Context: one part of a larger RNA
RNA sequence: GCCUACGAGUUACUGUCACUGGCGAGGUUAAGUGAGUAAACUCACGCAGCCGGAGCGAAAGCGAGUCUGAACAGGGCGCACAGUCAGUGGGAGUAGACGCGAAACUUUGUGAUCUACCCUUGGCCAGGAUGAAGUUAGGGUAACACCUGAUGGAGGUCCGAACUAGUAAACGUUGAAAAGUUUUUGGAUGAGCUGAGGGUAGGGGUGAAAGGCUAAUCAAACUGAGAAAUAGCUCGUACUCCCCGAAAUGCCUUUAGGGGCAGCGUGCGGGUUGAGUUUAGUACAGGUAGAGCUACCAAUUGGACUAGGGGGAGUCACAUCCUACCAAAUCCAGAUGAACUCCGAAUGGUACUAAAUAUACCGUGCAGUGAGGGCAUGGGUGCUAAGGUCCGUGUCCGAGAGGGAAAGAACCCAGAUCUACAGCUAAGGUCCCAAAAUGUACACUAAGUUGAACUAAGGCGGUUCAGUUGCUUAGACAGCCAGGAUGUUUGCUUGGAAGCAGCAAUUCAUUUAAAGAGUGCGUAACAGCUCACUGGUCGAGCGACAGAGCAUCGAUAAUAAUCGGGCAUCAAGUGUACUACCGAAGCUUAGGAUUUGAUAGCAAUAUCAACUGGUAGGGGAGCAUUCUAACAUCGGAGAAGCAGCCUGGUAAUGGGUUGUGGAGAGGUUAGAAAAGCAAAUGUAGGC
Numbered sequence: 001g002c003c004u005a006c007g008a009g010u011u012a013c014u015g016u017c018a019c020u021g022g023c024g025a026g027g028u029u030a031a032g033u034g035a036g037u038a039a040a041c042u043c044a045c046g047c048a049g050c051c052g053g054a055g056c057g058a059a060a061g062c063g064a065g066u067c068u069g070a071a072c073a074g075g076g077c078g079c080a081c082a083g084u085c086a087g088u089g090g091g092a093g094u095a096g097a098c099g100c101g102a103a104a105c106u107u108u109g110u111g112a113u114c115u116a117c118c119c120u121u122g123g124c125c126a127g128g129a130u131g132a133a134g135u136u137a138g139g140g141u142a143a144c145a146c147c148u149g150a151u152g153g154a155g156g157u158c159c160g161a162a163c164u165a166g167u168a169a170a171c172g173u174u175g176a177a178a179a180g181u182u183u184u185u186g187g188a189u190g191a192g193c194u195g196a197g198g199g200u201a202g203g204g205g206u207g208a209a210a211g212g213c214u215a216a217u218c219a220a221a222c223u224g225a226g227a228a229a230u231a232g233c234u235c236g237u238a239c240u241c242c243c244c245g246a247a248a249u250g251c252c253u254u255u256a257g258g259g260g261c262a263g264c265g266u267g268c269g270g271g272u273u274g275a276g277u278u279u280a281g282u283a284c285a286g287g288u289a290g291a292g293c294u295a296c297c298a299a300u301u302g303g304a305c306u307a308g309g310g311g312g313a314g315u316c317a318c319a320u321c322c323u324a325c326c327a328a329a330u331c332c333a334g335a336u337g338a339a340c341u342c343c344g345a346a347u348g349g350u351a352c353u354a355a356a357u358a359u360a361c362c363g364u365g366c367a368g369u370g371a372g373g374g375c376a377u378g379g380g381u382g383c384u385a386a387g388g389u390c391c392g393u394g395u396c397c398g399a400g401a402g403g404g405a406a407a408g409a410a411c412c413c414a415g416a417u418c419u420a421c422a423g424c425u426a427a428g429g430u431c432c433c434a435a436a437a438u439g440u441a442c443a444c445u446a447a448g449u450u451g452a453a454c455u456a457a458g459g460c461g462g463u464u465c466a467g468u469u470g471c472u473u474a475g476a477c478a479g480c481c482a483g484g485a486u487g488u489u490u491g492c493u494u495g496g497a498a499g500c501a502g503c504a505a506u507u508c509a510u511u512u513a514a515a516g517a518g519u520g521c522g523u524a525a526c527a528g529c530u531c532a533c534u535g536g537u538c539g540a541g542c543g544a545c546a547g548a549g550c551a552u553c554g555a556u557a558a559u560a561a562u563c564g565g566g567c568a569u570c571a572a573g574u575g576u577a578c579u580a581c582c583g584a585a586g587c588u589u590a591g592g593a594u595u596u597g598a599u600a601g602c603a604a605u606a607u608c609a610a611c612u613g614g615u616a617g618g619g620g621a622g623c624a625u626u627c628u629a630a631c632a633u634c635g636g637a638g639a640a641g642c643a644g645c646c647u648g649g650u651a652a653u654g655g656g657u658u659g660u661g662g663a664g665a666g667g668u669u670a671g672a673a674a675a676g677c678a679a680a681u682g683u684a685g686g687c
Base pairs, nucleotide, nucleotide: 001687002686003685004684005683006682011095012094013093014092016090017089018088019087020086021085022084023083026051027050028049032045033044034043035042036041055062056061065077066076067075068074098236099235101233105226106225107224109222110221116200117199118198119197120196121195122194123193124192125190127159128158129157130155134151135150136149137148138147139146163187164186165185168183169182170181171180202218204214205213206212239622240621241620242619243618244617249262250261251260252259253258263369264368265366266365267364268363269362270361275359276357277356278355279354280353281352282351283350284349290343291341292340297337298336301333302332303331304330306327308326309325310323311322312321313320372397373396374395375394376393377392378391379390380389381388402413403412404411417592418591419590420589422588423587424586428582429581430580431566432565433564437579439578440577441576442575443574444573450568451567458553459552462550463549464548465547467545468544469543470542471541479537480536481535482534483533485510486509487508490504491503492502516531520529521528593612595610596609597608598607599606600605623676625673626672627671628670629669630668631667633665634664641660642659643658644657645656646655647654648653
């Protein structure tokens, strides 16, 4: 993991609601007693008690009223609507109360055969090394001291087996082993190791102290009991079909992943008539969007005017004057504001009228929800960041399948009752993968731009289009040929400055077809080259400016690349217009079913209309299993069970037949439940 079996809303009592039944202003017996019966049980008695029939008041008390009150007022609660006893079902309470699950707490006991420490009594430590004190001999001293040799055999001494420990590494890790093996390593006469017997016990012991050890269990052992502790938590909770169908919000909460009330769902009942919704009309309230501000408040730019201040001038001090400084008030022009408003919509809201439409409302049973999320839009917050966060409005997902967007909860289209090898469309598509146009017309793009989403500031003599303006057969623009001079090397400056370092200027004048006191290169300065400008040649368009379209650079992400891919260039790209076609569970066609309503009918049923996605959840109708009762049955001429095949029913499931099997079994109508498994790291067994 699979298979088989087992495995979770039960039972008792007490309220409550609905339905069914009995009796009914009444209803009803309990314990118990008696009778009957084989028994279960049934019948009769039993009126103790309970509920209802009258309420109000704290009470005395009064009473269809009563209390409050001075009140005959007003107000509160009542009167005018039938209950009660059983049964069944929904839900609640008390009990373990749908099942399994703690960590823990209390208490009774059991443990020191493991291990910690202690007590008593035993045992063990190959071999080698070092050589303390002391002793002795000799030397030495006045005597000691001291020195040397020998002897001696001390030590938490040294090396190293047994023994003990467990340093490092490898292996082992469903192991050979629930702590080991191999190699290596520490101690090894000591605070040593070890046998046997005994002691200390759970908030206690013991601990050379690690919260260590206390029987593979330790920040409080193990066992029984309280005990089915409690669990606002997690997981699981078993057959089918049909109808409806939510919420993730508000207030409060030792409350925030739990609850209470309300909101939203569902079942039943009810009555008013239009109270709900939509549209139209009429009438209202409002201060948002926008706009505006010499209409207030606040803030604000430039200018004018001018108090005050700063600076300067002024003959000490004044007076006075100046001011490209700061600047109130005022004026002109510009212009801002959620907490500004002289103004001011659209939507939305309220009331009335009209029309359409079975919604709304009330009572009651039962809930679930009270973590929401994306998108669009109006805002707050944040960085006009976030798949961020908090509100409003709408929508979808949630609880929604189908088609499109390659793939995708919520983007686009569209809401799945069933069947069909029928048709039409939506979004989106029509070269191939891949259903349908290699469609039509006119343009653009050359970048594979593009054909998905994604691009900026800025650059650009890419190209197309539509303009404005200038030059041009009196010859433009470009190219080529030629000229481009003189006063003069203008003046100044300078070592030099001659068109061309710099400064100045009435940048002048002359000759000219034209030629600047010079556009750039160049020289130390000249020279030289060139331009502006002019003529010739050529022969038809050529410049400048702003704009639009499509391209281009800017262009950058982590495993080769890619529009979904192949691929595509008068496209299969982009733009405009048009016509076909494809394309969904949408719509239609044909047939069937469910539910609700209407009509007809006693009913069965028929016709018509609308409906039938669905999580939590509410409601309805059924299937199967075991047992019981009644009735009628089947079975050795083969029951149940098992296996194959056929077959009915919308489903749970029913029936038939063949084989196997070898003794019980089902049908109808009722009743009662140990009554349905895929999940609970479910339990047991098997594989």
The part of an RNA shown here (large-subunit ribosomal RNA, domain II) has 687 nucleotides and comes from a Cyclobacteriaceae bacterium. Lineage of the source: Bacteria > Pseudomonadati > Cytophagia > Cytophagales > Cyclobacteriaceae. It matches the Rfam family "Bacterial large subunit ribosomal RNA". The coordinates come from a structure-prediction model, not an experiment, and the mean pLDDT is 84.